This record gives sequence, structure tokens and C1' cells, in this order.
RNA sequence: GACUCAUCGAGACCGGCUGAGGGAAAGGCCCUUUGAAGCCGGGGCAACCUUCAGGACUCACCAUCCUGAAAAGGUGCCAACUCCUGCGAAGCAUCGAGCAUGUUUCGGAAGAUGAGUG
Repeated sequence: GACUCAUCGAGACCGGCUGAGGGAAAGGCCCUUUGAAGCCGGGGCAACCUUCAGGACUCACCAUCCUGAAAAGGUGCCAACUCCUGCGAAGCAUCGAGCAUGUUUCGGAAGAUGAGUG
């Protein structure tokens, strides 16, 4: 890098080194010398993998599903909803009456993370 499944409006920052970029890409809009990105040390969040308890199912057990709890380890994460938008549908509003503009919701695309497969 490819495929499958799940999740993505919650949550969580300090110090040291260094010194100009960063938020995936494009457009926007932001963050940033009151210090970006990166590296190192420490801290934290969360609960995907994990463990436990209860329930559903079952004759029973396993598996599976639901609910709750835990946090040692493997990841992940710690500005803004995945920062917003691009494609489609529906609702609402407006007037210049167009498949217009704005807005809301749902879905999709793309992406991120985890677990698994080859």
C1' cells in the first nucleotide's frame, strides 16, 4: 500500500532542545516568534484490542449480542464536529423565480484510528 468490519458533535498538556511553519489534498477559515512542525522526558484522556460481572439466546455449554465496571499491557489521541465545504436527496427561508442563493437534516465520497485477512 490492498480488502473487510467498527467508530469519528465527548474527553485529555507541561517541561527541555530547536526555530517557521501547521491544520491530509483544493478552496475557505483558522492556529502560530505570547514559539509552528519535529525530537526527547514526564503527565493525561479514552476504552479499539484485553479482563471481570450481569442479562438475552441455548436443554446446557461455547460462540454471538446488549449493559455495566476495571486500566497492567499493545495501539491511538491530547485547538476548532474529521475545523468547514466539494457529490446526491429532502425540509425550511429569500427574491432576482433559477433545478438560483442561503440554511438544516440524512446519505455518499475522501480521510483518520482500531481490530482482522491475504

Predicted 3D model of a 118-nucleotide RNA (SAM riboswitch aptamer (S box leader)) from a Gammaproteobacteria bacterium. Its Rfam family is "SAM riboswitch aptamer (S box leader)". A reference for the family is Montange et al. (2010), "Discrimination between closely related cellular metabolites by the SAM-I riboswitch", J Mol Biol. Gene Ontology term of the family: regulation of gene expression. It was read from a public genome assembly, where an Rfam model found it. The model forms 97% of the base pairs in the Rfam consensus. The source organism's lineage runs through Bacteria, Pseudomonadati, Pseudomonadota and Gammaproteobacteria.